A computed fold for a 123-nucleotide RNA from Flavobacteriaceae bacterium LYZ1037, annotated as SAM riboswitch aptamer (S box leader).
RNA sequence: AUGUUAUCAAGAAAGGUGGAGGGAUUAGACCCUGUGAAGCCUUAGCAACCCUUAAGCAAUUAAGAAGGUGCUACAUUCUACUUAAUGAUCGAUUCAUUUAUCGAUUUAUUGGAUAGAUAACUA
Numbered sequence: 001a002u003g004u005u006a007u008c009a010a011g012a013a014a015g016g017u018g019g020a021g022g023g024a025u026u027a028g029a030c031c032c033u034g035u036g037a038a039g040c041c042u043u044a045g046c047a048a049c050c051c052u053u054a055a056g057c058a059a060u061u062a063a064g065a066a067g068g069u070g071c072u073a074c075a076u077u078c079u080a081c082u083u084a085a086u087g088a089u090c091g092a093u094u095c096a097u098u099u100a101u102c103g104a105u106u107u108a109u110u111g112g113a114u115a116g117a118u119a120a121c122u123a
Stems, first nucleotide, its partner, number of pairs: 003121006013043005021032003026080004044072003049068002051064005076115001081112002084110003087106007
């Protein structure tokens, strides 16, 4: 590198080094950044995937944090693709009126897909 499964609006930063970029990629938007970006190192912390302990046939539940990862601005920063639901707007038809049906659009909300990140397993 491949695939499978799970999670991704919670949580948790200081110092040193470095010296101009950064928020994965493309486009747009919005942000962070010489009051010091990325990267690297140290320490601290968060979480609980693997893990440890206890209960259980098991599914699972509870507690823990020594170890392996991960993480510590902004929702995976937001949007993009799509169908479905809800809403809004417009148009057509219908009805005495209320309304109903259909179509289109959407700067709205939710869901889904794609992509990505992390973990465990896997060839």

Lineage of the source: Bacteria > Pseudomonadati > Bacteroidota > Flavobacteriia > Flavobacteriaceae.